GlmS glucosamine-6-phosphate activated ribozyme aptamer, 157 nucleotides, folded computationally. The model forms 82% of the base pairs in the Rfam consensus. It was read from a public genome assembly, where an Rfam model found it. Its mean pLDDT, the model's own confidence on a scale to 100, is 76. Rfam family: glmS glucosamine-6-phosphate activated ribozyme aptamer. Rfam classes the family as a riboswitch. From the family's description: This entry contains a glucosamine-6-phosphate activated ribozyme that is found in the mRNA for GlmS. GlmS is an enzyme that uses fructose-6-phosphate and glutamine to generate glucosamine-6-phosphate. The ribozyme catalyses self cleavage of the glmS mRNA that is thought to regulate GlmS activity.
RNA sequence: GGGGCACCGUUAGCGCCUGGACCAGAAUGGGCUGGUUGACGAGGAUGGCAGUUAUCGAAACACUCGGCGGAUGCUGCCACGGCCACGAGGGUGAGUCGUAAGAGGGGAAGCAAAGAGCGGGGCAGACCCCGUAACAGAGGUCCCCUCGACACCCAAG
Numbered sequence: 001g002g003g004g005c006a007c008c009g010u011u012a013g014c015g016c017c018u019g020g021a022c023c024a025g026a027a028u029g030g031g032c033u034g035g036u037u038g039a040c041g042a043g044g045a046u047g048g049c050a051g052u053u054a055u056c057g058a059a060a061c062a063c064u065c066g067g068c069g070g071a072u073g074c075u076g077c078c079a080c081g082g083c084c085a086c087g088a089g090g091g092u093g094a095g096u097c098g099u100a101a102g103a104g105g106g107g108a109a110g111c112a113a114a115g116a117g118c119g120g121g122g123c124a125g126a127c128c129c130c131g132u133a134a135c136a137g138a139g140g141u142c143c144c145c146u147c148g149a150c151a152c153c154c155a156a157g
Stems, first nucleotide, its partner, number of pairs: 014069004019065001020037006040057003046079007080098004086157001089154004102147007117132006
């Protein structure tokens, strides 16, 4: 470094519920008990510390309202790492990024689940679960343009 077996976990747009809404029971003004609901996917991780109401659209208009916790976002600093003209590699330094390792602008292709509908199942009910067609944006990718960077030293070959 590779492979096999067993066990555990599945690791977060996620979890939770003292508000609200809704259901049921008894009770019947304020209330009680039990329950339901409470984010739909896409995208997102070098490490540490700090700060911060942490990206994108879909649906809806209390189904995603409200609150708490967490979090892969962003910003700053530090560390590590990538990029630079024959050149592996090493050192110093600047810039810029984060392993697919410059930024901005324009364009293109491509990409979802839920909701709604239809079908089926579960519950006394609120409601929950399953199957099925379709439809995004951001990021990323590709093309074009602009800008930035491409320094110095050592050096196998």